[in-house]
RNA sequence: GGGCCCGUAGCAUAGUGGCAGUGCGUCCGGUUUGCAUCCGGUAGACGGGAGUUCGAUUCUCCCCGGGUCCA
Numbered sequence: 001g002g003g004c005c006c007g008u009a010g011c012a013u014a015g016u017g018g019c020a021g022u023g024c025g026u027c028c029g030g031u032u033u034g035c036a037u038c039c040g041g042u043a044g045a046c047g048g049g050a051g052u053u054c055g056a057u058u059c060u061c062c063c064c065g066g067g068u069c070c071a
Stems, first nucleotide, its partner, number of pairs: 001070007010024004018054001027041004047063005
C1' cells in the first nucleotide's frame, strides 16, 4: 500500500429498509429485623460525515478505530 470482516446502552449480544430488543449491571419500589435471593418498574445505545429512498441501525461512498490475510 491492497483484499476481507467487524463497530448497537457500563459489559455481552439480537435486529438488517417501517416502534431499536434481550441478558447482566445502575437506580427506584415490593418482600426481609437487616443483607442476599426473588418479584415489579425507571433511565440508558445504532463510530463520524455525505448520498439513495416517502422512510436508513440496515443499501452506496469517504473518513476514524479494531481484527485478519497478502505484499